RNAcentral holds the full RNA, with entries from SILVA.
A computed fold for a 695-nucleotide part of an RNA from a bioreactor sludge metagenome, annotated as large-subunit ribosomal RNA, domain II.
[in-house]
Context: one part of a larger RNA
RNA sequence: GCCAACGAGUUAAUGCAUGCGGCAUAUGCCUAAGGAGAAUACCUCCGGAGGCGCAGCGAAAGCGAGUGUGAAUAGCGCGAUAGUCGUACGCAUUAGACCCGAAGCCAGGUGAGCUUGCCAUGGGCAGGGUGAACUCCGACGAAAGUCGGAGGGAGGCCCGAACCAGUUGGUCGUGCAAUUCCUUUGGAUGACCUGUGGUAAGGAGUGAAAAGCUAAUCGAACCUGGUAAUAGCUGGUUUUCUCCGAAAGAGCUUUUGGGUUCGCGUCGUGUGUUCCUUAUGGGGGUAGAGCACUGGAAGGUCUCGACAGGGAGAAAUCUCGCGAGACCUAUCAAACUCCGAAUACCAUAAGUUAAAACACGGCAGUUAGACGGCGGGGGCUAAGCUCCGUUCGUCAAAAGGGAAACAGCCCUUGAUCUCAAUUUAAGGUCCCUAAAUCAUAGUUAAGUGCACUUAAGGUGGUGAAAUUUCUCCGACAAUGAGGAGGUUGGCUUAGAAGCAGCCACCCUUUAAAGAAAGCGUAACAGCUCACUCAUUCAGAGAUUUUGCGCCGAAGAUAAUCGGGGCUAAACUAUGUACCGAAACUGAGGGUUUCUACUUUCUUCGGAAAGUGGGAGCGGUAGGAGAAUAUUCGUAUCUAGCAGUGAAGCGGAAGGGGUGACCCACCGUGGAGCGUUACGAAGUAAGAAUGUUGGC
Numbered sequence: 001g002c003c004a005a006c007g008a009g010u011u012a013a014u015g016c017a018u019g020c021g022g023c024a025u026a027u028g029c030c031u032a033a034g035g036a037g038a039a040u041a042c043c044u045c046c047g048g049a050g051g052c053g054c055a056g057c058g059a060a061a062g063c064g065a066g067u068g069u070g071a072a073u074a075g076c077g078c079g080a081u082a083g084u085c086g087u088a089c090g091c092a093u094u095a096g097a098c099c100c101g102a103a104g105c106c107a108g109g110u111g112a113g114c115u116u117g118c119c120a121u122g123g124g125c126a127g128g129g130u131g132a133a134c135u136c137c138g139a140c141g142a143a144a145g146u147c148g149g150a151g152g153g154a155g156g157c158c159c160g161a162a163c164c165a166g167u168u169g170g171u172c173g174u175g176c177a178a179u180u181c182c183u184u185u186g187g188a189u190g191a192c193c194u195g196u197g198g199u200a201a202g203g204a205g206u207g208a209a210a211a212g213c214u215a216a217u218c219g220a221a222c223c224u225g226g227u228a229a230u231a232g233c234u235g236g237u238u239u240u241c242u243c244c245g246a247a248a249g250a251g252c253u254u255u256u257g258g259g260u261u262c263g264c265g266u267c268g269u270g271u272g273u274u275c276c277u278u279a280u281g282g283g284g285g286u287a288g289a290g291c292a293c294u295g296g297a298a299g300g301u302c303u304c305g306a307c308a309g310g311g312a313g314a315a316a317u318c319u320c321g322c323g324a325g326a327c328c329u330a331u332c333a334a335a336c337u338c339c340g341a342a343u344a345c346c347a348u349a350a351g352u353u354a355a356a357a358c359a360c361g362g363c364a365g366u367u368a369g370a371c372g373g374c375g376g377g378g379g380c381u382a383a384g385c386u387c388c389g390u391u392c393g394u395c396a397a398a399a400g401g402g403a404a405a406c407a408g409c410c411c412u413u414g415a416u417c418u419c420a421a422u423u424u425a426a427g428g429u430c431c432c433u434a435a436a437u438c439a440u441a442g443u444u445a446a447g448u449g450c451a452c453u454u455a456a457g458g459u460g461g462u463g464a465a466a467u468u469u470c471u472c473c474g475a476c477a478a479u480g481a482g483g484a485g486g487u488u489g490g491c492u493u494a495g496a497a498g499c500a501g502c503c504a505c506c507c508u509u510u511a512a513a514g515a516a517a518g519c520g521u522a523a524c525a526g527c528u529c530a531c532u533c534a535u536u537c538a539g540a541g542a543u544u545u546u547g548c549g550c551c552g553a554a555g556a557u558a559a560u561c562g563g564g565g566c567u568a569a570a571c572u573a574u575g576u577a578c579c580g581a582a583a584c585u586g587a588g589g590g591u592u593u594c595u596a597c598u599u600u601c602u603u604c605g606g607a608a609a610g611u612g613g614g615a616g617c618g619g620u621a622g623g624a625g626a627a628u629a630u631u632c633g634u635a636u637c638u639a640g641c642a643g644u645g646a647a648g649c650g651g652a653a654g655g656g657g658u659g660a661c662c663c664a665c666c667g668u669g670g671a672g673c674g675u676u677a678c679g680a681a682g683u684a685a686g687a688a689u690g691u692u693g694g695c
Base pairs, nucleotide, nucleotide: 001695002694003693004692005691006690011095012094013093014092015091016090018088019087020086021085022084023083028052029051030050034046035045036044037043056063057062066078067077068076069075098236099235101233105226106225107224108223109222110221116200117199118198119197120196121195122194123193124192125190127159128158129157130155134151135150136149137148138147139146140145163187164186165185169182170181202218204214205213206212239627240626241625242624243623244622250261251260252259253258263366264365265363266362267361268360269359270358271357273355274356276351277350278349279348280347281346282345288339289337290336294333295332296331298329299328300327301326302325303324304323305322307321309320310319311318312317369395370394371393372392373390374389375388376387377386378385400411401410402409416589417588418587419586421585423583427579428578429577430564431563432562436576438575439574440573441572442571443570449566450565457551458550459549461548462547463546464545465544466543467542468541469540470539478535479534480533481532482531484508485507486506489503490502491501514529517528518527519526590617591616592615593614594613595612596611597610598609599608600607601606628684630681631680632679633678634677635676637674640673641672648668649667650666651665654663655662656661
């Protein structure tokens, strides 16, 4: 991992509601403990103690279908005749209370054969080195003593086996091993190592202290018990079909991943249009707008100021500036408003016959929401960000088609079932790939583009529109020629001659030619330009708006338009046809509910079946309903079936049922088993790191 078996809402008491049944309409209903009889899983009969009910209201006295309040015969509050017992189901409470799961807490015991410390008694330490005290001898010395030699053999001394340890690296790492092996290393006469016996223990021991060790267990051992501890937490919770179908808001909460009440779901009962839509009538101060108030902020004019300061002037004063105010122009505001919508909300009518609404009661679940649109706060008008609002949408709980793929986007007013059927939606129609290589008029040359997405800035790429200037009296471009004189203008300057700089910028000859637009020189010189003529010849220039492009544009697969590829199969505008979904339509079937009718039954309330018509039938949590299967019991059957073969098991394939499932047939098997009705449950397995067994 797979297979098989086992594996989770039970039982009791009490309460509430609903269904059914007994008795009852107040001379109500029921017995409990206990007892008697029969019987030995239990039944029948006594037993009314007691409980619920039959009248309420008031604090009470009390009154009573009323009563309390009150002065009230007013108003208002609470009341003004059906229950009770049993049973089933749902839920609650108390209990282990749907099942499994802690870490832990407490009690009583068991452990020091591991390990820590201690006690008693034994054992062990190859070999080599160093050479303390002390003694003797010698020398020196007055002495104390010093030096030398010999002996001696001390030491938590040195090197190094056994032994003890475990430093480095490797090995192993389903190992040889739940800590080993190899290499290397520390101690190795000592605070040494070790055998045996003993001793100290669980909030306790022991500890050269690491919270180490106390039997592979230690920040409180192990065993048993309290014990099914508790778990607002995680996981799991077993057959089918039908109808409806949420929430992820709010309030409170030692509360925020939990509760509880409301909201939203469902089922029942009741009211009977209260719902919704439209019309009419209302109040409002949002969007917008505005500047009349409150404030902000810009420009201008005017006035005032015992207005600091600057400038001019002898001063008066003038001017710049400073402060305040008035007016004009143009403005801004969530906490401004002279104004002011659309929606929404409230009320009153009418309409819709399909769908609602409200009240009471049973049962819930939800209280982590997500994205998108719109209106906002925070943030950077960042976030697949965060927080609000919205009778918004979708997902959640929604499949189908489109967006290459893609919960939240687009289409479908949403999939009851079947079908080689039909028409469309979004989106598409060269091939992959269903349908136009469709039509008309344009644009783009960049593979721009072919779903979205890329800026500021630049662009004589190209299309369109508009305004305007010049032009056969010859434009624009090109080519040929000229571009002069006074003069080197004056000043300045070393120089300044058109061209460093300052001032002026005239006159003449002319077809035309600036006291010069640029390059150049030290200064001149030199080369162009403006301007003019000739040749040539028909359009040329400027500005604005706009379409599509280009540059800006740097990443890791050739790495992409989904791909191939495309010059349309791109883009713009218009049009027609077609494709395209579980939508619509068609045909047939099922089912829920409403309604009309018929039949049968009836406790006369109604129920069941059938026929016609209308509307429905996606679905998580969840509510409601109807069924299937298993085991057992009581009855039942053609006096059920069965060795003429039970159960069980195997066999895709026959038949019935929407389905769970049921029946038949064949084989195997070899002894019990079923139908129908009712009852009772150890009643359904795929999941729980489930349990046990097998492979």